[in-house]
The RNA shown here (transfer RNA) has 73 nucleotides and comes from an Elusimicrobiota bacterium. The coordinates come from a structure-prediction model, not an experiment, and the mean pLDDT is 81. RNAcentral holds the sequence, with entries from ENA. It matches the Rfam family "tRNA".
RNA sequence: GCCGACGUAGCUCAGCUGGUAGAGCAGGGGUUUUGUAAACCUCAGGUCGUGGGUUCAAGUCCCUCCGCCAGCU
Numbered sequence: 001g002c003c004g005a006c007g008u009a010g011c012u013c014a015g016c017u018g019g020u021a022g023a024g025c026a027g028g029g030g031u032u033u034u035g036u037a038a039a040c041c042u043c044a045g046g047u048c049g050u051g052g053g054u055u056c057a058a059g060u061c062c063c064u065c066c067g068c069c070a071g072c073u
Stems, first nucleotide, its partner, number of pairs: 001072002004069001006067002010025004019056001027043005049065001051063003
């Protein structure tokens, strides 16, 4: 230099054919227990990597850039 995959909550990851962003773990509160753990209930946490474009509507489609991973030379 070229090709490809990936980037979504603190972490690991879903999100189908474009139509109101989710789960588990972690965190806060509560019930239970003499107490802890476990179990159960509940709450909070997101400019969906950046900037543009298309669309009535973009996590999703298109372009650019950044980061990371792997391959080729």